[in-house]
Molecule: Fluoride riboswitch aptamer (crcB RNA motif)
Organism: Candidatus Rokuibacteriota bacterium
RNA sequence: AGACCAGAGGGCGAUGGGGUUCGCCUGAAACCGCCUCGCGGCUCGCGAGGCUGAUGACCCCUACCGGCUG
Numbered sequence: 001a002g003a004c005c006a007g008a009g010g011g012c013g014a015u016g017g018g019g020u021u022c023g024c025c026u027g028a029a030a031c032c033g034c035c036u037c038g039c040g041g042c043u044c045g046c047g048a049g050g051c052u053g054a055u056g057a058c059c060c061c062u063a064c065c066g067g068c069u070g
Base pairs, nucleotide, nucleotide: 009026010025011024012023013022016061017060018059019058020057021056033051034050035049036048037047038046039045040044
């Protein structure tokens, strides 16, 4: 100096925050949902339209939407 392993620390798990927990990544990394149609160089990309969810999971807060009451 390089490679490999580990993972303290850090980051990530389609919309904000907190706790617990699980998984992933170790840096151009992990991650960036689904459906329909059209086009293209067609395991993919681009464009248009539509749908669900503030969680990876559980619990909670906030925002947003709807209903009822005053």